The part of an RNA shown here (large-subunit ribosomal RNA, domain III) has 387 nucleotides and comes from Kangiella sp. M94. It matches the Rfam family "Bacterial large subunit ribosomal RNA". The coordinates come from a structure-prediction model, not an experiment, and the mean pLDDT is 84.
Context: one part of a larger RNA
RNA sequence: GAGUAACGUUAAUGCGGGUGAAAAACCCGCACGCCGGAAGACCAAGGGUUCCUGUUCGACGUUAAUCGGAGCAGGGUGAGUCGACCCCUAAGGCGAGGCAGAGAUGCGUAGUCGAUGGGAAACAGGUUAAUAUUCCUGUACCGGUGUAUAUUGUGAUGGAGAGACGGAGAAGGCUAGGCCAGCGCGGCGACGGUUGUCCGCGUUUAAGGUGGUAGGCUUGGGACUUAGGAAAAUCCGGGUCCCUUUAAGGCCGAGAGCUGAUGACGAAGUCCCACGGGACUGAAGUGGUUGAUGCCAGGCUUCCAGGAAAAUCUUCUAAACUUCAGAUAUACACCGAUCGUACCCCAAACCAACACUGGUGGUCAGGUAGAGAAUACUAAGGCGCUU
Numbered sequence: 001g002a003g004u005a006a007c008g009u010u011a012a013u014g015c016g017g018g019u020g021a022a023a024a025a026c027c028c029g030c031a032c033g034c035c036g037g038a039a040g041a042c043c044a045a046g047g048g049u050u051c052c053u054g055u056u057c058g059a060c061g062u063u064a065a066u067c068g069g070a071g072c073a074g075g076g077u078g079a080g081u082c083g084a085c086c087c088c089u090a091a092g093g094c095g096a097g098g099c100a101g102a103g104a105u106g107c108g109u110a111g112u113c114g115a116u117g118g119g120a121a122a123c124a125g126g127u128u129a130a131u132a133u134u135c136c137u138g139u140a141c142c143g144g145u146g147u148a149u150a151u152u153g154u155g156a157u158g159g160a161g162a163g164a165c166g167g168a169g170a171a172g173g174c175u176a177g178g179c180c181a182g183c184g185c186g187g188c189g190a191c192g193g194u195u196g197u198c199c200g201c202g203u204u205u206a207a208g209g210u211g212g213u214a215g216g217c218u219u220g221g222g223a224c225u226u227a228g229g230a231a232a233a234u235c236c237g238g239g240u241c242c243c244u245u246u247a248a249g250g251c252c253g254a255g256a257g258c259u260g261a262u263g264a265c266g267a268a269g270u271c272c273c274a275c276g277g278g279a280c281u282g283a284a285g286u287g288g289u290u291g292a293u294g295c296c297a298g299g300c301u302u303c304c305a306g307g308a309a310a311a312u313c314u315u316c317u318a319a320a321c322u323u324c325a326g327a328u329a330u331a332c333a334c335c336g337a338u339c340g341u342a343c344c345c346c347a348a349a350c351c352a353a354c355a356c357u358g359g360u361g362g363u364c365a366g367g368u369a370g371a372g373a374a375u376a377c378u379a380a381g382g383c384g385c386u387u
Base pairs, nucleotide, nucleotide: 013031014030015029016028017027018026032384033383034382035381040364041363042362043361046344047343050342051075052074053073054072055071056070060068061067080141081140082340083339084338086119087118088117092113093112094111098107099106100105122139123138124137125136126135142336143335144334145333146332147331148330149329150328151327152326153321154320158316159315160314161313166303167302168301169300172296173295174294177290178289179288180287181286182203183202184201185200186199187198188196204264205263208259209258210257215252216251217250218249220243221242222241223240224239225238226237228236229235265285268281269280270279271278272277304307350359351358366378367377368376369375
């Protein structure tokens, strides 16, 4: 220079009360304003205590601060079913022997790792200052082990089936959700009007069980035979014959119904209160309409560029064992370890030197108008962006 520029998107504040040394900014209340395909809610990654409570205001916070993601202290993360671990493999990595190389090393078989993919099983309500599909209540389900009973050819690292998959398009059946009516409870207006075709609020309920519908796919069964499936096979594939059929049967399969539920939740009311809240009682809980980008659906139609693998599962036998072991069914009992779980997550907590107008994958998607996830206003919810 200069007490100058600036104080980080123009979403916006005002009043009353409280606390306090002190209040434009903290807390409570009432108005007003802003977002609402987000500036709301939930995850992954990343961060790591930032979460909750008490206390403090030196420093940090672009001002003040009684406040804070700041300091100090204490507390907080509860799982057979969520995720990981685990089983399985992809690209790719490593790689016994092996090959190459003067060597260091490079490549690579058998293998062994490696998710962003495949693989068993849980929902509703309640509860904490802070966790909940984890605790509690109620109702379930899966796997394993053992025992009992009944029946019995069991058996793999091998064979076969299945798992098992592309793009685009169209139609149908449903559901979530929405809206309206009905029903239940409450209200009748502090300028005038408002007993009415009025106003406000509520009208919610899962997994599981039962059953097998809309729809999709398909002939099904038996006998014999067999140069294929590295050996075997009763399995798969090929062939022959018989019976049965074009919708009977079989497989898959949303949803509705019933149950779950004589339960839970529930507007409102009553009582208590330290004014933060707590306890108790508990009405109605039906119908219509609309309707998804969700489900049936790994479906159907069509196209050429022809769209993972392996395990689990089912079945078949080989070796082997066949009074055993093992397998199947039912019932009962027991077991289900370890790790993560707080909080932020389009952000003041992650990546950007900052409480930085930037960047950051996925899920949910109310109402009115609208073709619409555009746009405008708004609900739930969250904020008014620290001078």
The full RNA is in RNAcentral, with records from ENA.